[in-house]
RNA sequence: GCGCUGUAGCUUAGAGGUAGAGCGUUGCACUAGUAAUGCAAAGGUCAUGAGUUCAAUUCUCAUCAGUGC
Numbered sequence: 001g002c003g004c005u006g007u008a009g010c011u012u013a014g015a016g017g018u019a020g021a022g023c024g025u026u027g028c029a030c031u032a033g034u035a036a037u038g039c040a041a042a043g044g045u046c047a048u049g050a051g052u053u054c055a056a057u058u059c060u061c062a063u064c065a066g067u068g069c
Base pairs, nucleotide, nucleotide: 001069002068003067004066005065006064009023010022011021012020017054025041026040027039028038029037047063048062049061050060051059
């Protein structure tokens, strides 16, 4: 210098219209007890700042961090 990535504690989906899942966590049920299982709940400034738009996680630009060449 060029490319790719950045979303929940972890792994990640979503590509203009109120952000989902799996695992994990918490509570309850079940059990003699634990695990497993079932039900429910909590948990996100969508890396940061600006621009476009009625509306941006999504499009554009810059910056930061990571990664490849």
Background: This is a predicted structure of a 69-nucleotide RNA (transfer RNA) from Rhodomonas lens. The RNAcentral record of the sequence draws on ENA. Its mean pLDDT, the model's own confidence on a scale to 100, is 83. Its Rfam family is "tRNA". The family's RNA type in Rfam is transfer RNA.